[in-house]
């Protein structure tokens, strides 16, 4: 230096050929309950790695960047 893969919440991670309100757990707040605390119940919180591009419409195609793996030289 080529190439392949992969990048969603505070963390693990779902999204089928491009049409979701971005779903789930488990954190994190608040309630009930309890003498208290675990525990359980209910509410509730926050996320597509960045820059452009293509479309009516991009998490999801394209092009360029970080950045982390592999593999080749």
């Nucleotide at each position: 230096g080529c190439g392949c893969u992969u990048a969603u919440a505070g963390u693990u991670u779902a999204a089928c050929g491009g049409g979701a309100u971005a779903g789930a757990a488990c954190g994190g707040g608040g309630a009930c309950c309890u003498c208290c605390u675990a525990a359980g119940u209910c509410c509730u919180u926050g996320a597509u790695c960045c820059c452009a591009g293509u479309u009516c419409g991009a998490g999801u195609c394209u092009g360029g960047g970080u950045a982390a793996g592999c593999g080749c030289a």
About this RNA: Transfer RNA from Leuconostoc fallax, 73 nucleotides, folded computationally. The RNAcentral record of the sequence draws on ENA and Rfam. The coordinates come from a structure-prediction model, not an experiment, and the mean pLDDT is 80. It matches the Rfam family "tRNA". It is annotated as a transfer RNA. The source organism's lineage runs through Bacteria, Bacilli, Lactobacillales, Lactobacillaceae and Leuconostoc.